[in-house]
Molecule: transfer RNA
Organism: Lachnospiraceae bacterium UBA3632
RNA sequence: CGGGGUGUAGGUCAUUGGUAGACUGCCACAUUUGGGAUGUGGAGGCAGUGGGUUCGAUUCCCGCCACCCCG
Repeated sequence: CGGGGUGUAGGUCAUUGGUAGACUGCCACAUUUGGGAUGUGGAGGCAGUGGGUUCGAUUCCCGCCACCCCG
């Protein structure tokens, strides 16, 4: 320098056009002598960044940034 991939909740990942979910972690309560475990409820992200397309974008297109792989 060229090509490919990834970037979404603290962490690991879903969601591939209609205002984003799961598991785990965290908080509260119940159960327990206590802890753990189990159950119920709750808080937490407008999706790396800047544009474009569209009535509408995490999703499609382009630039940039970070990381990984190949030459």